[in-house]
Context: one part of a larger RNA
Molecule: small-subunit ribosomal RNA, 3' major domain
Organism: uncultured bacterium
RNA sequence: UGACGGGGGCCCGCACAAGCGGUGGAGCAUGUGGUUUAAUUCGAAGCAACGCGAAGAACCUUACCAAGGCUUGACAUGGGAGUGACCGGUACAGAGAUGUGCCUUCCCUUCGGGGCACUCCACACAGGUGGUGCAUGGUUGUCGUCAGCUCGUGUCGUGAGAUGUUGGGUUAAGUCCCGCAACGAGCGCAACCCCUGCUUCCAGUUGCCAGCGAGUGGAGUUGGGCACACUGGAGGGACUGCCGUGGACAACACGGAGGAAGGUGGGGAUGAUGUCAAAUCAUCAUGCCCCUUAUGUCUUGGGCUACACACGUGCUACAAUGGCCCAAACAACGUGAAGCAAGGCAGCGAUGCGGAGCGGAUCAAGAAAAAGGGCCUCAGUUCGGAUUGCAGGCUGCAACUCGCCUGCAUGAAGUUGGAAUCGCUAGUAAUCGCGGAUCAUCAUGCCGCGGUGAAUACGUUCCCGGGCC
Numbered sequence: 001u002g003a004c005g006g007g008g009g010c011c012c013g014c015a016c017a018a019g020c021g022g023u024g025g026a027g028c029a030u031g032u033g034g035u036u037u038a039a040u041u042c043g044a045a046g047c048a049a050c051g052c053g054a055a056g057a058a059c060c061u062u063a064c065c066a067a068g069g070c071u072u073g074a075c076a077u078g079g080g081a082g083u084g085a086c087c088g089g090u091a092c093a094g095a096g097a098u099g100u101g102c103c104u105u106c107c108c109u110u111c112g113g114g115g116c117a118c119u120c121c122a123c124a125c126a127g128g129u130g131g132u133g134c135a136u137g138g139u140u141g142u143c144g145u146c147a148g149c150u151c152g153u154g155u156c157g158u159g160a161g162a163u164g165u166u167g168g169g170u171u172a173a174g175u176c177c178c179g180c181a182a183c184g185a186g187c188g189c190a191a192c193c194c195c196u197g198c199u200u201c202c203a204g205u206u207g208c209c210a211g212c213g214a215g216u217g218g219a220g221u222u223g224g225g226c227a228c229a230c231u232g233g234a235g236g237g238a239c240u241g242c243c244g245u246g247g248a249c250a251a252c253a254c255g256g257a258g259g260a261a262g263g264u265g266g267g268g269a270u271g272a273u274g275u276c277a278a279a280u281c282a283u284c285a286u287g288c289c290c291c292u293u294a295u296g297u298c299u300u301g302g303g304c305u306a307c308a309c310a311c312g313u314g315c316u317a318c319a320a321u322g323g324c325c326c327a328a329a330c331a332a333c334g335u336g337a338a339g340c341a342a343g344g345c346a347g348c349g350a351u352g353c354g355g356a357g358c359g360g361a362u363c364a365a366g367a368a369a370a371a372g373g374g375c376c377u378c379a380g381u382u383c384g385g386a387u388u389g390c391a392g393g394c395u396g397c398a399a400c401u402c403g404c405c406u407g408c409a410u411g412a413a414g415u416u417g418g419a420a421u422c423g424c425u426a427g428u429a430a431u432c433g434c435g436g437a438u439c440a441u442c443a444u445g446c447c448g449c450g451g452u453g454a455a456u457a458c459g460u461u462c463c464c465g466g467g468c469c
Base pairs, nucleotide, nucleotide: 008469009468010467011466012465013464015460016459019424020423021422022421023420026316027315028314029313030312031311032310033309034307035306042053043052064302065301066300067299068298069297070296073125077124078123079121080120081119082118083117084116088103089102090101091100092099093098106115107114108113127291128290130289131288132287136285137284138280139279140278141276143274148187149186150185151184152183153182154163155162156161167178168177169176193268194267195266196265198236199235200234201233202232203231204230207226208225209224212223213222214221239262242256243255244254245253246252318417322376323375324374325373326372335364336363339358340357344353345352346351383414388409389408390407391406392405393404394403430452431451432450433449434448435447436446
């Protein structure tokens, strides 16, 4: 000077409290440990590993295992020699890689040759998801969107250092005011950026339809129009600006008016100096070490999907604020050409046939919960749907290991969950569906979108984390 204290003071945060809903019990999904295995590839490890890398393991992926192959190599550059191909089609052997055949088959040229491709030879080399994240770059997590971290000059101190940055107030804030041996400045805070909430102007198709004409069983369907809604560009608007009270006449706080919005309006992006030898050599790059007929590389099959068990994260429930049936309202974000696919036909259905329209404000995909009507009457049930059998459908070369979906049958545990523990302060929690990335197929995960829409906060004694003295 820091750090620490079951030292003190002050102050914050869903930190506690007040509430609402969960987890921990059940079944299943998924990740991990452990065990097993020829292999169950590797990494991640309190918070900050465990629906994490993985935005999608049947083959591929794939790094693992078994077996079968190759050795200048699957890939790059260079030398020499030979061939005229490469590609494509096809026969045989084989699990295939591969091997042996057959058919087809180059370009330019000054005719010297050159280009390109393949094969062979020897060597330089290639190659390595092999090791070291405690040799590194880059990237990332975390404390923490916490309010801090520093510098120049001056002053003080022998010096390490101090001062400034402390103090009195105030703020979300080292935010601002006042004071002061300090005076200034930088990185952070805030603002500038994006979305959203109000409004004006401009523009008007694919959007809209107030008035006018046509038209219909019904319909912006049509002429027309751009008023409204909407779309998307440019502006305005909020600044404690105004009033009152308190305060030190300050900063500021509280109340009020006007206003779509009020004191940072709401949300996002944005992460200072540093900490954890934090994470990553398996995104990539890279030093050193190691392998070089193998730790490289090709192929087939298997494995990553195992299962006495343990933990994390989720989904579905245990029901009547519910389940089932009928009938049928109201979204938003987005996506679509190797695609999205309507009406129609077949099928109980998954789906199939067929294909209007759409590279899309034009076409495609019934939002669900809610509201209305009916049944069920508290039961292991018309709750719950695991498991299993049979029959089908789809994708794909291929669903045995190991996919998803449908129908019929089957109907398990489960009657609200011990100790303990998590999230959330408002359009939030809870609940309901929809879309997208990845993707041939596969979503209870992830990332978004809208619908319905609460309760509670006395307070800061206590638990946890943090800031200042």